[in-house]
Molecule: c-di-GMP-I-UAU riboswitch aptamer
Organism: Deltaproteobacteria bacterium
RNA sequence: CAGAAAAAAGCCAAACCUGCCGUGAGGCAGGGACGGAAAACCACGGGUCUUAUCGAAAGAUAGCCGGGUUGCCUGCA
Numbered sequence: 001c002a003g004a005a006a007a008a009a010g011c012c013a014a015a016c017c018u019g020c021c022g023u024g025a026g027g028c029a030g031g032g033a034c035g036g037a038a039a040a041c042c043a044c045g046g047g048u049c050u051u052a053u054c055g056a057a058a059g060a061u062a063g064c065c066g067g068g069u070u071g072c073c074u075g076c077a
Stems, first nucleotide, its partner, number of pairs: 001075003011036002016031006034063001040069003044066003047061005
């Protein structure tokens, strides 16, 4: 740098259900697998969503996209 083919070892866990936390979007834990080669980490840009304070504010989302950092296997240099 690439993911055409093959192999092997593992990993994460959508919807939904239960419990706890939060006003909420959502988060965490257990169950569960739709999917994922970055579905690992970071709210920097855009998007979407939330707000008892309605705003030039505060938040959520990295499993919406882009970007940054690190990284498994195989192949090549």